SAM riboswitch aptamer (S box leader) from Clostridium tyrobutyricum DIVETGP, 112 nucleotides, folded computationally. The model forms 97% of the base pairs in the Rfam consensus. RNAcentral records the identical sequence in 2 taxa. The source organism's lineage runs through Bacteria, Bacillati, Clostridia, Eubacteriales and Clostridium tyrobutyricum.
């Protein structure tokens, strides 16, 4: 970089350095000198992977697998706004609007 797959209306920020951008892209709308991006430290959230415990089921002497629940010391991730809204298709409404799905994106796990 790409493929497959699961999830995405919940949750959780301080300090130091730094100094003008950031929210993927479009159009919006926002955040930002009361300090953006980035780097570091500490803290937190969550429970995808790994792990531990308990229960159930299947197979079954050991054990293994699956599911559920709990935990959180490991590997990632995350800590403004629903993935901030939107774009494409379909439905709803006189209309404003609103709903569903796709696409795109993000993250994990597995593969090339």
């Nucleotide at each position: 970089u790409u493929c497959u797959u699961a999830u995405c209306u919940a949750g959780a920020g301080a300090a130091a350095c730094a100094g003008a951008g950031g929210g993927u892209c479009u159009g919006g709308c926002c955040c930002g000198a009361u300090g953006a991006a980035g780097u570091u430290u500490c803290a937190g959230c969550a429970a995808c992977c790994a792990g531990u415990a308990u229960a159930u089921a299947u197979c079954a002497u050991u054990u293994a697998u699956a599911u559920a629940u709990a935990c959180a010391a490991g590997g990632u991730g995350c800590u403004a706004a629903g993935u901030c809204c939107u774009g494409c298709a379909g439905g709803u409404u006189u209309a404003a609007u609103u709903c569903u799905g796709a696409g795109a994106g993000a993250u994990g796990a597995g593969g090339a």